This is a predicted structure of a 337-nucleotide RNA (Bacterial RNase P class A) from a Gammaproteobacteria bacterium. The coordinates come from a structure-prediction model, not an experiment, and the mean pLDDT is 76. Its Rfam family is "Bacterial RNase P class A". The family's RNA type in Rfam is ribozyme. It was read from a public genome assembly, where an Rfam model found it. Of the family's consensus pairs, 97% are formed in the model.
């Protein structure tokens, strides 16, 4: 100059009029995101509640860190795409047991022998064989070379697997060495198995206020033990409650109002320690709180002609959409000096 690739800003500006919510006496101040979506994780908060233990269930699954926590991030170690920068991973176990592998193939596990080689035989046939070919995602571990009637780990080398030892490494795991023909292969995103974890429900949680109306009905229930109800995932143990007050059902009555509702695992800047996620210190700043649901409309201007899209208890992350603009760095090609 083209093309990748990672990380990142911003998401139309300005100016007038008029209009919305909150705070504030008033002036005046502030007012939707990078994802505010999915509702998929994880937590904080709130009730049960004083709240244990087991076993069922669920989740996760390589090794070390980070965090409040996590199936989330950061490193690294396997693996697999890419020329490369760089991206992705459902990445304990198949020698604990079950299942399952369609259709083709002879044959998909208690393997087998369709072509085909080799021996015998006039021939039929009968014994060996699994190297070669065919079917397939996959057929008794791959490649050479020896033995052989033909052949095969049968025997050798290397490579594969599998044990055990020695070196780095915290640790997944690397490298090297001997030993052994060696369990046919594959699938746990099947069913197990191993290892770690893990009360439930949820802002319509939860509290107060004030008003209503049928101080309705019907059932259970110990008196000392036993044994009955209820108690926020199932069972079982355990614990507390109650006992004429509790409980469980039916049916009525209210649907109104303040809390909770934003100062916070908080934002921004400097230093500081670390490969790095992040911690630390310091100093600074308050940044929406509606509840039929607040940020609109109109005019004129400039230009990068405006994508994807609106908070509802909050925050941590992942996913998913995204016009155009610009900033760094880095790979690969090509031309020049």
């Nucleotide at each position: 100059u083209u093309g990748g690739c990672u990380a990142g800003c911003u998401g139309g500006g300005c100016a007038a009029u008029c209009g919305c919510u909150a705070u504030u006496u008033a002036u005046a101040u502030a007012g939707a995101g990078g994802a505010a979506a999915g509702u998929c994780c994880g937590g904080g908060c709130u009730u049960c509640a004083u709240a244990g233990a087991g076993c069922a269930a669920a989740g996760u699954g390589c090794c070390a860190g980070g965090u409040a926590a996590c199936u989330c991030c950061u490193g690294g170690a396997g693996g697999a795409u890419g020329c490369a920068a760089a991206u992705c991973c459902a990445u304990g176990g198949a020698a604990a047991g079950u299942g399952c592998c369609a259709c083709a193939g002879a044959a998909a596990a208690u393997a087998u022998a369709c072509c085909g080689c080799c021996a015998u035989u006039u021939g039929c046939a009968u014994g060996g064989u699994a190297a070669g070919g065919g079917u397939g995602a996959a057929a008794a571990g791959g490649u050479g070379a020896g033995u052989u009637a033909a052949g095969a780990g049968c025997c050798c080398a290397c490579c594969g697997c599998a044990u055990u030892a020695a070196u780095g490494g915290u640790a997944a795991c690397a490298u090297u060495a001997a030993u052994g023909g060696c369990a046919g292969g594959g699938u746990a995103a099947a069913c197990c198995c191993c290892a770690c974890u893990u009360g439930a429900a949820g802002c319509a949680a939860g509290a107060c206020c004030a008003a209503a109306u049928a101080g309705a009905a019907a059932c259970c229930u110990a008196u000392u033990u036993u044994a009955u109800a209820u108690g926020u995932u199932g069972c079982u143990c355990g614990c507390a409650u109650a006992a004429a007050a509790g409980g469980u059902u039916u049916g009525g009555g209210u649907a109104g109002g303040u809390c909770g509702c934003a100062a916070g695992a908080g934002g921004c800047a400097u230093a500081u320690a670390g490969u790095g996620a992040u911690g630390u210190a310091u100093g600074u700043c308050c940044u929406a709180g509606a509840u039929g649901a607040a940020u609109g409309a109109u005019u004129g201007u400039c230009c990068u002609u405006g994508a994807c899209a609106g908070a509802a208890c909050c925050c941590g992350g992942c996913u998913u959409a995204u016009a155009g603009g610009c900033u760094a760095g880095c790979c690969a090609a090509a031309u020049u000096u």